[in-house]
RNA sequence: UAGUGGCAAACGGGUGAGUAAUACGUGAAUAAUCUGUCUUUUAGUGAAGUAUAAUUCCGGGAAACUGGAACUAAUCCUGCAUACAGUCCCUUCUGAAUUUCAGAAGGGAUGAAAGGUUUUUGCUGAUUUAUCAGUAAGAAUCGCUAAAAGGUGAGUUCACGGUUGAUUAGCUUGUUGGUAGGGUAAUGGCCUACCAAGGCGACGAUCAAUAGGGGCGCUGAAAGGCGAUACCCCCACAUUGGAACUGAGACACGGUCCAGACUCCUACGGGAGGCAGCAGUGGGGAAUUUUGCGCAAUGUCCGAAAGGAUGACGCAGCGACGCCGUGUGAACGAUGAAGUCCUUCGGGAUGUAAAGUUCUGUCAGAUGGGAAGAAUCCUAUUUUAAUAGGUUGACGGUACCAUCAGAGGAAGCACCGGCUAACUCCGUGCCAGCAGCCGCGGUAAUACGGAGGGUGCAAGCGUUGUUCGGAAUUACUAGGCGUAAAGAGCAUGUAGGUGGUUGCUUAAAUCAGAUGUGAAAACUCUAAGCUUAACUUAAAGAUUGCAUUUGAGAUUGGGUAACUUGAGUACAGGAGAGGAGAGUGGAAUUCCUGGUGGAGCGGUGAAAUGCGUAGAUAUCAGGGAGAACACCAGUAGCGAAGGCGGCUCUCUGGCCUGUAACUGACACUGAGAUGCGAAAGCGUGGGGAGCAAACAGGAUUAGAUACCCUGGUAGUCCACGCCGUAAACGAUGGGCAUUAGGUGUAGGAGGUGUUAAAUCCUUCUGUGCCGAAGCUAACGUAUUAAAUGCCCCGCCUGGGGAGUACGGUCGCAAGACUGAAACUCAAAGGAAUUGACGGGGGCCCGCACAAGCGGUGGAGCAUGUGGUUCAAUUCGAUGCAACGCGAGGAACCUUACCUGGGCUUGACAUGCAUUCGAAUGCAUUAGAAAUAAUGCAGUCCCUUACGGGACGGAUGUGCAGGUGCUGCAUGGCUGUCGUCAGCUCGUGUCGUGAGAUGUUGGGUUAAGUCCCGCAACGAGCGCAACCCCUAUUCUUAGUUACCAUCCUUUCAAUGCUUUUGAUUGGAAGAGGGACUCUAAGGAAAUUGCCCCGGAUAACGGGGAGGAAGGAGGGGACGACGUCAAGUCCUCAUGGCCUUUAUGCCCAGGGCUACACACGUGCUACAAUGGUCUAUACAAAGGGCUGCAAAUUCGCGAGAAUGAGCCAGUCCUUAAAAUAGGCCUCAGUUCGGAUUGAAGGCUGCAAUUCGCCUUCAUGAAGUCGGAAUCGCUAGUAAUCGUAAAUCAGAACGUUACGGUGAAUACGUUCCCGGGCCUUGUACACACCGCCCGUCACACCACGAAAGUUGAUUGUACUAGAAGUCAUCGAUCUAACACCUUCGGGUGAAGUAGAUGCCCAAGGUAUGAUUAAUGAUUGGGGUG
Repeated sequence: UAGUGGCAAACGGGUGAGUAAUACGUGAAUAAUCUGUCUUUUAGUGAAGUAUAAUUCCGGGAAACUGGAACUAAUCCUGCAUACAGUCCCUUCUGAAUUUCAGAAGGGAUGAAAGGUUUUUGCUGAUUUAUCAGUAAGAAUCGCUAAAAGGUGAGUUCACGGUUGAUUAGCUUGUUGGUAGGGUAAUGGCCUACCAAGGCGACGAUCAAUAGGGGCGCUGAAAGGCGAUACCCCCACAUUGGAACUGAGACACGGUCCAGACUCCUACGGGAGGCAGCAGUGGGGAAUUUUGCGCAAUGUCCGAAAGGAUGACGCAGCGACGCCGUGUGAACGAUGAAGUCCUUCGGGAUGUAAAGUUCUGUCAGAUGGGAAGAAUCCUAUUUUAAUAGGUUGACGGUACCAUCAGAGGAAGCACCGGCUAACUCCGUGCCAGCAGCCGCGGUAAUACGGAGGGUGCAAGCGUUGUUCGGAAUUACUAGGCGUAAAGAGCAUGUAGGUGGUUGCUUAAAUCAGAUGUGAAAACUCUAAGCUUAACUUAAAGAUUGCAUUUGAGAUUGGGUAACUUGAGUACAGGAGAGGAGAGUGGAAUUCCUGGUGGAGCGGUGAAAUGCGUAGAUAUCAGGGAGAACACCAGUAGCGAAGGCGGCUCUCUGGCCUGUAACUGACACUGAGAUGCGAAAGCGUGGGGAGCAAACAGGAUUAGAUACCCUGGUAGUCCACGCCGUAAACGAUGGGCAUUAGGUGUAGGAGGUGUUAAAUCCUUCUGUGCCGAAGCUAACGUAUUAAAUGCCCCGCCUGGGGAGUACGGUCGCAAGACUGAAACUCAAAGGAAUUGACGGGGGCCCGCACAAGCGGUGGAGCAUGUGGUUCAAUUCGAUGCAACGCGAGGAACCUUACCUGGGCUUGACAUGCAUUCGAAUGCAUUAGAAAUAAUGCAGUCCCUUACGGGACGGAUGUGCAGGUGCUGCAUGGCUGUCGUCAGCUCGUGUCGUGAGAUGUUGGGUUAAGUCCCGCAACGAGCGCAACCCCUAUUCUUAGUUACCAUCCUUUCAAUGCUUUUGAUUGGAAGAGGGACUCUAAGGAAAUUGCCCCGGAUAACGGGGAGGAAGGAGGGGACGACGUCAAGUCCUCAUGGCCUUUAUGCCCAGGGCUACACACGUGCUACAAUGGUCUAUACAAAGGGCUGCAAAUUCGCGAGAAUGAGCCAGUCCUUAAAAUAGGCCUCAGUUCGGAUUGAAGGCUGCAAUUCGCCUUCAUGAAGUCGGAAUCGCUAGUAAUCGUAAAUCAGAACGUUACGGUGAAUACGUUCCCGGGCCUUGUACACACCGCCCGUCACACCACGAAAGUUGAUUGUACUAGAAGUCAUCGAUCUAACACCUUCGGGUGAAGUAGAUGCCCAAGGUAUGAUUAAUGAUUGGGGUG
């Protein structure tokens, strides 16, 4: 080294496919069992035999492997002997749980073995003479055999426990049991034969899906929920399926055989293989390590031991995957450096942070030392045992220690809108992007991106996934069901659950004690060991469970004996549209017949269709038919609900009251089940008057498949049979008990009272309303509960998809019952609140309507806007509330626009630096001008004599400038609702709250004005008043205003004549202070007085007086708020943009355009007028760059001249009106546009582009469609006057006066508004919200002729390997017998064959499930 033999290989290690129970867990049973090695005890180990491997020889095969011949050993194998205890049978006895138990005695039969090593002594032999070999006896040791006991391990059985689905309800034939036999270590249908017909299942069988189970882990207060791995226990598996062999143990991961799939080798004949062992490879994947060291330790196996084996294990490597510990420095350090960020520009932050100074030395680095983990084992000594010496380390020169140097090499990640700790700037501009939820971003983003700063954690941080929690959001502990999801349509009743009072008993439940068990680890606590911790170790606790046992006897259960109050029966009464059947009545409708009659009827908002002279409607009489039952009639009655209504009869169910005779818990609820169950609908047969889906016609309408009308069929009715649903509602399941009242009503009973009643009181049963406590989210409910308790059933778990699909059951059908998912949304919903809204209601107001007057819309013109055009037609305003608006005045200017020419510290402000010149004035040239160039004149003040100041210029630098953008960043101002009467607050009270109350109510007012009442009491902003003008009057004052009286002067007239006159008128003066007026101050009006009404109030109506009467008339004055209303172009201002231009200067042009549309006005269309002539009467303003008289000229606009006036002094003719004449109804003597000519004025300038005058011209237009505006009294209408702006330029605007009406019944309607109330799915608030089809895109799902898989059932076929059985003619050493000694026979076996069973496979036919499918169906999202 190979082989024989023994033991191990069934352990250790891996994985979780299968398995819902031959599994696991807990507790039992085994009197139904086995157990190698180990421990203890007893006994034995005698005497024989035959083979075979190795080996040798000869072969086969590519190989794997294998055949034949010959030899040999054993603790291999086989007999014999012996064996009290073992096993089997029989007999007897004892105990016992009387059976298959235990023990004892007797008899019969039967069953074993193996030797090795060391050593002592003796003997024999050999020789190399002190060794070897053999043998006998003994000792030690390791074995072997039998038996018993223990231990360990295993088998089997029983009870209980732990997943989902009923759209799986029936399953089962070795099935369930028995008898007998076989088989097993052992019970058993485990197997076979026969017999019986059972067994399981709603307490979920069967089937399907999913899944290894537990100790334990995560989470949670617990109860629970979930569970992938690592450690431990059990099970199952080892390429897939089947099978046995060996063995104590396997139906065996690294064994065997067979079949299948796959891979590999091959000489094509045949062979080999099984990493879910450790490493490693490939593949898959978001993703998971080294083909390392060692048996040194621990453990296992073998061995007597040395020793050997061990990818178990001990270590190392990789991975921040997890847990734990440590470092990245410490102290001092401010005029608070620099940088960066922010800024209110002052400063602040980073920040003692850094720098700097002084220290320390962990980790990493260098050098030197250096373990524990080691016990075994070997040797020596003493014969055991002990002692002494020596040996063994993978980790590893590792942990650890010392020294050296030096702050040196060592910090990131997420977040900063709220939840949630932490804020600013810049960029971006609904873009880019963020986002766990809400949500952020559309030019000032703490939310995106960056930065500074901050917050949190830290060698990690954040994201993603997953589980539990919060979630009482499946509610056992511990939820709900009137309206939020949720009470079955109603009843009867089976199983089940629950159940009145008393006694006795039992001990199943229950309670208490004890015992066993509840593995270890884990967990908790206390200690100990690694420097600490994680970790490890020790001890205790806990393990709430299960089982056994001992007690207790209240309660529940079982048994038994009673009771009467629950329940029922009986008797006496009572009410009722309770049900079924039969009969019968009148009114009405319609039809038929006949009469009368003669033109319409009918119907509607209005009509038409329709009916009618063939006689309708109407009316009278007669007859027929069907259906329904007026009044009574009532939140009245009855019924379980649906439901029930003329009257009578028959049959029949239930209920109530009284009595207290009988039974003696007989009860309640009720899964399944059964019955009833409106209307519509269906089937068969009848019936059919009226009504009436469908349908037809007529209307309405944009349309009208509707509402209205005329017709009209199913149906409605009856019988029988289906259907089985309704907002089948009280949206409220049934039963029992308890808990304030008040007031109706229905049916009884009792009492009081009475002649009898009525009344009143009590009580039972129904049915309503209002209300306390309580409950409720609120609304509400409240003895008829939604209160408080108990019992039982049904149902709910976000919205949509959907009560849909598929499957099943039922149905004639329609359809009903049962009943999902994918997908999608962040809500859906309830009750209440405040608003807003309503073609809701009530009350009230307003030129809101109505009643009136006058307009606009038609014409021409003016003016503004839109549109168009343009180089530009600058910009803004856009329903009311933009449009004669900003603009109260665009030829230049204005002017912001366009074109062109120019300027760049600038037209304007201011600082600094340098520099020149006084400033300034005038002139010439070029040019369109701005501008440029040149010339002349001029030469300031102070001074320390350098220079400084004022002014002007130049250069440079800070800066100027912007009518550029954003009115959605803003201030201020303004419009509007609206001069509408409202809007709020404090305290109190009510409500969980939002909120309410006050502020609502009864009256009243112009008014939330006032009065009264009231859980409110007060107050504020608004209203009103205070202010101004005006109407009356008084006082004061009296110039420039006034002039009644008186006087004087003068002028004029006279139709007076007493003529120096008189009268009248004008002017002037004197005078006056009366009047008017002016402008200061007072008075006056307050419902004060009277009457009436009203609540004796507030207040209203009437009257008197008064200039004025109920706010005398008018103005100013505009609450909280709304419209992101208007304005960045008045002004101011944040941010952005621009800076030789988006700034500034200049010239010219434009804002003035013109097919057209709209708004606002003027002038008209005419006779209430036009025109001519004559003649009256205002107010309020303005005037020196001005108003301008008078005079002259001009037809005139105007011109010339310039008295007067800085104004109660001067200037500014009022017109309509009135009187008279003409015009006479026409496109005119209306109307004046347009155009021509000639002029005037302003102004540098009148062409684009002014106004006016004269002459001439003489357009449209004859009162205006739909529609629409203003106005209620000195108003509308009409008439003129003035002013602001302004050089000039009003038909506009603002102001002024003159003349001067009509009408208002009234609040139905239109519009707007106020208060109260109501509904609401609206809150951007009705210009809201929102439904469905269609079109398009995408998504998931269903159906579908089918197609393709997977799993599985049944029937048949097939039949490898193998066990078992039978045969075994092939072959065979051991034992027995015989023998001729060669062998034969028998037993016992054996190759092989046959049979049963059986895996894969095959055929046929089903079932379940998955994928897919032209097409199709609805659903979801946009």
This is a predicted structure of a 1422-nucleotide RNA (small-subunit ribosomal RNA) from an uncultured bacterium. The RNAcentral record of the sequence draws on Greengenes.